[in-house]
Molecule: transfer RNA
Organism: Patescibacteria group bacterium
RNA sequence: GGGCCUAUAGUCUAGUGGUACGAUGCAGCAUUCGCAUUGCUGAGGCGCGAGUUCGAUUCUCGCUAGGUCCA
Numbered sequence: 001g002g003g004c005c006u007a008u009a010g011u012c013u014a015g016u017g018g019u020a021c022g023a024u025g026c027a028g029c030a031u032u033c034g035c036a037u038u039g040c041u042g043a044g045g046c047g048c049g050a051g052u053u054c055g056a057u058u059c060u061c062g063c064u065a066g067g068u069c070c071a
Stems, first nucleotide, its partner, number of pairs: 001070007010024003018054001026042005047063005
């Protein structure tokens, strides 16, 4: 320098254009003499910019970061 892949909550992760899934962690409540466990409730997320579309996490282009292969 070139090819390919990836980017979703504090962490891990699902999602083939129409309310973003789950686990774990966190906060509150219940349970307990207390802690833990368990149950219920809640807060918290689509890397950045542009395009297509009535509508984009999803499709297209560019950028950034990471991984991998070739030189």